[in-house]
Order: sequence, then structure tokens, then C1' cells
RNA sequence: GCCGCCUUAGCUCAGGGGUAGAGCGCAUCAUUGGUAAUGAUGAGGUCGAGAGUUCAAUUCUCUCAGGUGGCACCA
Repeated sequence: GCCGCCUUAGCUCAGGGGUAGAGCGCAUCAUUGGUAAUGAUGAGGUCGAGAGUUCAAUUCUCUCAGGUGGCACCA
């Protein structure tokens, strides 16, 4: 340099046009003599940034950024 893939909650990930979820973690409560475990409830998100299409975009298209893989080139 060329061609892909990924970016969503604190972490690991799902969802892939109609307004976002799970597990773990966190908080509170219950249970216990007290922890752990277990159960219940809850908080936590401008869905990487910007544009376009659409009545409506996390989802489709484009550009950019970051990460990652393959190929090529130089040495």
C1' cells in the first nucleotide's frame, strides 16, 4: 500500500429498520450468630465520530478514527 472483520452497560458479548438486552460485576433488601452461597429489587448506555437515505437508523450507505487478521512491498 491492497483486501477483510470488529467498535453496544465497568468487563465479556447478543441484537441487525419501530426507539436496546444477557451473563459477570456494582448497590439495596431477604436469608445466617456472622460470612459465603442463594433469592428479590434496582442503578448503570448520546450503540466509536460525522454525514446521507428513510415517516423512523444501534441496524442500510459513505467518510473518518481506533483495534485486529490476511496479502504485497522495502530493508

Source information: Predicted 3D model of a 75-nucleotide RNA (transfer RNA) from Hyphomonas polymorpha PS728. It matches the Rfam family "tRNA". The organism belongs to Hyphomonas polymorpha, within Bacteria.